[in-house]
Context: one part of a larger RNA
Molecule: small-subunit ribosomal RNA, 5' domain
Organism: Gemmatimonadota bacterium
RNA sequence: GGACGAACGCUGGCGGCGUGCCUAACACAUGCAAGUCGCACGGGACCCGCAAGGGUUCAGUGGCGGACGGGUGCGUAACACGUGAGGAACAUGCCUAUCGGCGGGGGAUAGCCGGCCCAACGGCCGGGUAAUACCGCGUACGCUCACCGGGGGGCAUCCCCGGGUGAGGAAAGCAGCAAUGCACCGAUAGAGUGCCUCGCGGCCUAUCAGCUAGUUGGUGAGGUAAUGGCUCACCAAGGCUACGACGGGUAGCUGGUCUGAGAGGAUGAUCAGCCACAUUGGGACUGAGACACGGCCCAGACUCCUACGGGAGGCAGCAGUGGGGAAUCUUGCGCAAUGGCCGAAAGGCUGACGCAGCGACGCCGCGUGUGGGAUGACGGCCUUCGGGUUGUAAACCACUGUCGGAAGGGACGAAUGGCCCGCAAGGGCAGUGACGGUACCUUCAAAGGAAGCACCGGCUAACUCCGUGCCAGCAGCCGCGGUAAUACGGAGGGUGCGAGCGUUGUCC
Numbered sequence: 001g002g003a004c005g006a007a008c009g010c011u012g013g014c015g016g017c018g019u020g021c022c023u024a025a026c027a028c029a030u031g032c033a034a035g036u037c038g039c040a041c042g043g044g045a046c047c048c049g050c051a052a053g054g055g056u057u058c059a060g061u062g063g064c065g066g067a068c069g070g071g072u073g074c075g076u077a078a079c080a081c082g083u084g085a086g087g088a089a090c091a092u093g094c095c096u097a098u099c100g101g102c103g104g105g106g107g108a109u110a111g112c113c114g115g116c117c118c119a120a121c122g123g124c125c126g127g128g129u130a131a132u133a134c135c136g137c138g139u140a141c142g143c144u145c146a147c148c149g150g151g152g153g154g155c156a157u158c159c160c161c162g163g164g165u166g167a168g169g170a171a172a173g174c175a176g177c178a179a180u181g182c183a184c185c186g187a188u189a190g191a192g193u194g195c196c197u198c199g200c201g202g203c204c205u206a207u208c209a210g211c212u213a214g215u216u217g218g219u220g221a222g223g224u225a226a227u228g229g230c231u232c233a234c235c236a237a238g239g240c241u242a243c244g245a246c247g248g249g250u251a252g253c254u255g256g257u258c259u260g261a262g263a264g265g266a267u268g269a270u271c272a273g274c275c276a277c278a279u280u281g282g283g284a285c286u287g288a289g290a291c292a293c294g295g296c297c298c299a300g301a302c303u304c305c306u307a308c309g310g311g312a313g314g315c316a317g318c319a320g321u322g323g324g325g326a327a328u329c330u331u332g333c334g335c336a337a338u339g340g341c342c343g344a345a346a347g348g349c350u351g352a353c354g355c356a357g358c359g360a361c362g363c364c365g366c367g368u369g370u371g372g373g374a375u376g377a378c379g380g381c382c383u384u385c386g387g388g389u390u391g392u393a394a395a396c397c398a399c400u401g402u403c404g405g406a407a408g409g410g411a412c413g414a415a416u417g418g419c420c421c422g423c424a425a426g427g428g429c430a431g432u433g434a435c436g437g438u439a440c441c442u443u444c445a446a447a448g449g450a451a452g453c454a455c456c457g458g459c460u461a462a463c464u465c466c467g468u469g470c471c472a473g474c475a476g477c478c479g480c481g482g483u484a485a486u487a488c489g490g491a492g493g494g495u496g497c498g499a500g501c502g503u504u505g506u507c508c
Stems, first nucleotide, its partner, number of pairs: 001508004006504005013366006019359002021324001026322003030319003035064003040061002043058006071277003081201007090194003095190007103137001105135002112127006143168006150161004173182003203249003210240003215237008252274004256267004279300005302313004330356001332355003338352001339350004369399004379390004403449001405444005413435001418429004452497005457478003463492005473480002
């Protein structure tokens, strides 16, 4: 000098864009943050209807989603991350393309009704009902398994293409007058995603020198989507290490960020990618995907309810509270846009997100007026008492109108979607904005409402007077102060920066 997620002191006009618990992964009141589908299914209530039936809504069965999105950085020195390879050892819901299929049956169960237990959470018995829920049967070239041949290739275990025999394995309907549409099943390929293996790379410590028994390898088995001591039985005695094993400390990693001419050093807030975690520890279930933040079970600590028998809970989601701390925001508005989930759609949900609020926390922009004005007024300060300086500064005259104030107008962000016409392409019509009566435009009044902070001994730009008298005090270093202190305190003047200026902390 630069930088900062900063804090502190004094001061503070406006706007834009960013940014805001770095500490206690401490504890949490309250509200909201993941639902949706009636075009899968039976039913209840209400409405319309003479009825058939239709509509609205609701708990339940069922489907999809809750593995995304959002938070935090505890743990982790590790294939966690970055980068580059490999999988001839793998999985894949939704999506895309292609091929083929969707036949015929059955038994339940929730809701419901009846009865019972219970403080609550909730539970039991009987009856009866539906499905795209569940279960057999039939069929199945491609699929899986076993056996037998053929062709091609490679990387040791092997891989690819094609054939035969046998065994095994599917399915669901709904809407519509219909055409048809959306679903459903088997298979192949793709896209994307995930899983596994390896090379290389990135902290400190030797005042840690030896470490290791599933340890290292093999055979066999189990397990997994899959390789593998991943697990187990048996066998062998191996494996790592001064190129730093093992131990200890610290730490999420990266793109990046700061600094620097660079090399390098430091760092990993916001944004993006990956990882890990969800009160602490453990476990599995469901599922294409979890060992699952707002799912389940067990144990621990804590909090709450209780009729004392037993139950309920998890903000490192968004706000917010207490606590800790030098220190870090509103219990706001909206789904209008973008995106996500569900739905045929209309639409619903969405503290993701879009916005607004608070904080000079940062960066950037603007303003606090402009021109004229000497008898150099008054006052202040200094003085050699002549004067000098503050100083064109003020007053005064003329003018302007940024920001702020008032009034009028008033957006872009909006096109999807709906209705109508049309075979379609397309066209027409009425609408949809949280921000926001905001930005912006025009007009009005009016110099009116808007300047401070640090410093002035040298380094280092800027000097005098008074007070004090090694006192009170200053100080980044050198050093000032003991009676004329440009160094302390005040005043006048000056210098620097300016809605900021200084101080402290940290990095280069």